[in-house]
RNA sequence: CAUCGCUUCAGGGCGGGGCGCAACUCCCCACCGGCGGUAAGCUCACUCUCGAGCAAGCCCGCGAGCCAAUGACUGGUGUCAUUUGCAGAUUUGGUGCAAAUCCAAAGCCGACGGUAUAGUCCGGAUGAAAGAAGUCGACG
Numbered sequence: 001c002a003u004c005g006c007u008u009c010a011g012g013g014c015g016g017g018g019c020g021c022a023a024c025u026c027c028c029c030a031c032c033g034g035c036g037g038u039a040a041g042c043u044c045a046c047u048c049u050c051g052a053g054c055a056a057g058c059c060c061g062c063g064a065g066c067c068a069a070u071g072a073c074u075g076g077u078g079u080c081a082u083u084u085g086c087a088g089a090u091u092u093g094g095u096g097c098a099a100a101u102c103c104a105a106a107g108c109c110g111a112c113g114g115u116a117u118a119g120u121c122c123g124g125a126u127g128a129a130a131g132a133a134g135u136c137g138a139c140g
Stems, first nucleotide, its partner, number of pairs: 001140001003138003006134004015029004030120002032110002034062004041054004057108002065086002068083006090106005112123003
């Protein structure tokens, strides 16, 4: 250093007002932004070069939830895997050789079940997981 394993970690947000028998669900104002990649920004270091850290909800991907199909396992209920779908959202101006990433402004998006219609409440969930870290074990 590569591969396999092990251990730990791994999601935020309804405050005020209105209508109403009833709404953290509707309406007005508010609030939130997982993981990897990309990067002209920022910070640190340096005489210079080489460098280190952070940096996109809506650019490219991934994850959790639900439905279906197929396969495997199961006495059965069902469980697991793969694929498809539900199913996501950005423009304008500025700078510049170069920006859907910088600066400014205005927008937009958010599983399933429950309940007065939910990104923010309750539930599956003390779960699972994209991945991150440890440098612990095996092997080369």
A computed fold for a 140-nucleotide RNA from Acinetobacter brisouii CIP 110357, annotated as FMN riboswitch aptamer (RFN element). The sequence is in RNAcentral, with records from Rfam and Ribocentre. NCBI's taxonomy places the organism under Bacteria, Pseudomonadati, Moraxellales, Acinetobacter, Acinetobacter brisouii. The model forms 100% of the base pairs in the Rfam consensus.